A computed fold for a 90-nucleotide RNA from a Dehalococcoidales bacterium, annotated as c-di-GMP-I riboswitch aptamer. Of the family's consensus pairs, 95% are formed in the model. Rfam family: c-di-GMP-I riboswitch aptamer. Rfam's curators write: GEMM was predicted in a large-scale screen for bacterial structured RNA regulatory elements. The sequence was found by an Rfam model in a public genome assembly.

[in-house]
RNA sequence: CUCAAGUGAAGGCAAACCGCGAGAAAUCGCGGGAGGCAAAGCCACGGGCCUAAGGUUAGAGGAUUCAGCUAUGACGGACGGGCUGCCGAA
Numbered sequence: 001c002u003c004a005a006g007u008g009a010a011g012g013c014a015a016a017c018c019g020c021g022a023g024a025a026a027u028c029g030c031g032g033g034a035g036g037c038a039a040a041g042c043c044a045c046g047g048g049c050c051u052a053a054g055g056u057u058a059g060a061g062g063a064u065u066c067a068g069c070u071a072u073g074a075c076g077g078a079c080g081g082g083c084u085g086c087c088g089a090a
C1' cells in the first nucleotide's frame, strides 16, 4: 500500500411516539426522541408493495355520494441490483 472478516476505538444514522408544516392520499420535511442499524449512505434499473388527485367503467340517481380499474405519485428501515464510505483482526 492492497484485500479483508466484523466493529475494539473514534464516530455516524435515527424507529415508534409527540409538535409544526407540505400533500388528494400514500408519504415527506424540520425539531424533539431512540426501538434498533456494520452501509438504517446514495440511486426507482427489475420485480414487488402503498395511494388514487386526474382519467375511466358500471349501477342507482334530480344532484351530492358510494363501488371497481388505472401512476404520471410514493416506498431504499421491504427484496434484488448498481455506486460510494470510517477502522482494519485492535
Base pairs, nucleotide, nucleotide: 006087012037013036017032018031019030020029021028022027041083042082043081045080046079048075050073054070055069056068057067059066060065